[in-house]
Context: one part of a larger RNA
């Protein structure tokens, strides 16, 4: 831009894409078969491999804004306590998130038309013949079925709901026409943002509010803070005290910021 008014929501599915894999074991059954050795079809169940998708409750990894230990050195006047730099200085752990090595799920079943092949009926050709007319069975393959996208499918589909018809002036033949004016549903800008994200887009919210931050509580991490007391000559230990600190997590709470506003839209053979 189109989809012959403008919108919101929900859909149909022409068409397209993806997937389509396979082993072993057990039962049937040591049965059918076979002198024996051996050893099934059909059917059923269990458990794997590779591949794919989703997810983070478990296991494991990362986790340079979390906690602790520790070395060298500088600084905060000194002690104590901190802080900067040294690969995040090094080391031990680790929330959310992101991941696999982790977990869950998938390939199924049913149907249609067939291939090779196997048949029925059956002439040409009194017989025979699956074929010439006619009618069947038959594959991991084909078409559907499963998952996803999908009306620019210009063949532009369908359903429901919402929206305006004002006022003034001029012209006119009664209908109406022209100019100005007001402005709907809805959308956008903008702000707080995240499950979204390069930008855009998408989603949530904007005081009739929990959208983000802050605060409070909890979960979770670290692992016993500082100060003070006590014991020891001292290093240090111990009590106060599962302490102190804490990024992303879960709730609650308007304390802070989402203020005030603006723009598009504006009607039809």
């Nucleotide at each position: 831009c189109g989809c012959a008014g403008g919108a919101a929501u929900a859909u149909u599915g022409a068409g397209a894409a993806g997937a389509u894999c396979u082993g072993a074991c057990a039962c049937u059954a040591g049965u059918a078969c076979g002198a024996g050795a051996g050893g099934a079809c059909c059917g059923u169940g269990u458990u794997g491999g590779a591949c794919a998708a989703a997810c983070c409750a478990c296991u494991a990894g990362u986790g340079c804004a979390c906690c602790a230990g520790u070395u060298a050195u500088g600084c905060c006047g000194c002690c104590a306590g901190g802080u900067g730099u040294a690969u995040c200085g090094c080391u031990g752990g680790g929330u959310a998130g992101c991941u696999a090595u982790g977990u869950u799920u998938g390939g199924a079943a049913c149907g249609g038309a067939u291939a090779a092949g196997c048949g029925c009926u059956g002439a040409a050709a009194g017989c025979a013949u699956c074929u010439a007319a006619g009618c069947g069975c038959g594959a991991a393959g084909c078409c559907a079925a499963c998952u996803u996208c999908a009306a620019g499918a210009u063949g532009a589909g369908u359903a429901u709901u919402c929206c305006a018809u004002u006022u003034u002036c001029g012209c006119u033949u009664u209908g109406g026409c022209g100019a100005a004016u007001a402005a709907a549903a809805g959308g956008g800008u903008u702000g707080u943002u995240g499950u979204a994200g390069a930008u855009u887009a998408c989603g949530a919210c904007g005081u009739u509010g929990a959208u983000a931050g802050g605060c409070u509580a909890c979960a979770g991490g670290u692992g016993g803070a500082a100060g003070u007391g006590c014991a020891g000559u001292g290093a240090u230990g111990u009590a106060u005290g599962g302490a102190g600190c804490c990024g992303a997590g879960u709730a609650g709470u308007a304390c802070u910021a989402a203020u005030u506003a603006c723009c598009c839209g504006a009607a039809u053979g």

Record summary: This is a predicted structure of a 269-nucleotide part of an RNA (large-subunit ribosomal RNA, domain VI) from a Saprospiraceae bacterium. The RNAcentral record of the full RNA draws on ENA. Its mean pLDDT, the model's own confidence on a scale to 100, is 86.